Context: one part of a larger RNA
Molecule: large-subunit ribosomal RNA, domain IV
Organism: Candidatus Zhuqueibacterota bacterium
RNA sequence: CUCUGGUUAAGGAACUAGGCAAAUUGACCCCGUAACUUCGGAAGAAGGGGUGCCUCGAUUAGGUGAAGAACUUCGCGUUCUGAGCCGAAAGAGGUCGCAGUUGACAGGCCUGGGCGACUGUUUACUAAAAACACAGGUCUCUGCAAAGCCGUUAAGGCGAAGUAUAGGGACUGACACCUGCCCGGUGCUGGAAGGUUAAGGGGAAAGGUCAUCCCGACUUGUCGGGAGAAGCUUUGAACCGAAGCCCCAGUAAACGGCGGCCGUAACUAUAACGGUCCUAAGGUAGCGAAAUUCCUUGUCGGGUAAGUUCCGACCUGCACGAAUGGUGUAACGACUUGGGCACUGUCUCAACCAGAGGCUCG
Numbered sequence: 001c002u003c004u005g006g007u008u009a010a011g012g013a014a015c016u017a018g019g020c021a022a023a024u025u026g027a028c029c030c031c032g033u034a035a036c037u038u039c040g041g042a043a044g045a046a047g048g049g050g051u052g053c054c055u056c057g058a059u060u061a062g063g064u065g066a067a068g069a070a071c072u073u074c075g076c077g078u079u080c081u082g083a084g085c086c087g088a089a090a091g092a093g094g095u096c097g098c099a100g101u102u103g104a105c106a107g108g109c110c111u112g113g114g115c116g117a118c119u120g121u122u123u124a125c126u127a128a129a130a131a132c133a134c135a136g137g138u139c140u141c142u143g144c145a146a147a148g149c150c151g152u153u154a155a156g157g158c159g160a161a162g163u164a165u166a167g168g169g170a171c172u173g174a175c176a177c178c179u180g181c182c183c184g185g186u187g188c189u190g191g192a193a194g195g196u197u198a199a200g201g202g203g204a205a206a207g208g209u210c211a212u213c214c215c216g217a218c219u220u221g222u223c224g225g226g227a228g229a230a231g232c233u234u235u236g237a238a239c240c241g242a243a244g245c246c247c248c249a250g251u252a253a254a255c256g257g258c259g260g261c262c263g264u265a266a267c268u269a270u271a272a273c274g275g276u277c278c279u280a281a282g283g284u285a286g287c288g289a290a291a292u293u294c295c296u297u298g299u300c301g302g303g304u305a306a307g308u309u310c311c312g313a314c315c316u317g318c319a320c321g322a323a324u325g326g327u328g329u330a331a332c333g334a335c336u337u338g339g340g341c342a343c344u345g346u347c348u349c350a351a352c353c354a355g356a357g358g359c360u361c362g
Stems, first nucleotide, its partner, number of pairs: 001357008010348002014346001019343001027051005036041001038174001052095005062086003068080004096100001108341007115333002120132002136172007148158003175328004180258003185255002187251005194246003200240002205235005212227007259277005286320001287317001298314005
């Protein structure tokens, strides 16, 4: 010096990102206990007091219940009596110590806000949470050979030995009060008149080949050119043709979205009011510098001697907002963020002690 313990004057969070760590508290009995509340809680709230031993209390209260007796449905039954054993407390008096749950084990508490209702679950080995789940809510699919899922397009199985008060999927997430407007886009559902339209049907027409015919040349059986039936063959228009799409409706607890400019009141300021442009519709209630606010340590108030955090307001919401739920909320939380009391070597500021290492010698 390092580690693990112990003690510490005065102060008591001045430490620090932060009371991290440590200290305080602690058992049992008694008294006493607020706001708030879903009336259950909150609550061990908080805050106080007591605790050893001896005597009396006490041949006690109380517990247990042998043997015996009576009854008897004959039982491991019922009732009466009560031996033996165990054995307090309140209260009163006394007594010792600085100290009596004398050692060990054994909540620190209060209060404001945020988030999540809660108990649960999770990143085995850096994250336990505000994440996941949850009861409850809503939408949607599914009529049973169900939908959905597993499986090699199967058999078979799960769903389910269930049957819409059931099962699958999605979102939200107790409870209370609520959940506004928009269906233009995307999706889904329904519709079928018209448009578009695949395979297929259809076969107008065109091309190739070619019997044969015509023209020309000559060396008279050859060459060159042209037309071209039937058949075969290659293309192939009109027209017919389902769903889908276009189209017409519905639907937002489906995906989602929810404006701008200008003017106006007898101080000023502001604008209940008016004008205009655009939109599918222009953000309602509630909340709001917020887990969301850039400017920003916004401004005001509170708390402090002093407060970028915190609480209450304001509203100028860069860029809240209603089941991607909004706002509240008792209880709960190894969550997060402020404040206070108690307590302390966290600190002012360090000291000493014990043990184990390290170091030196061997």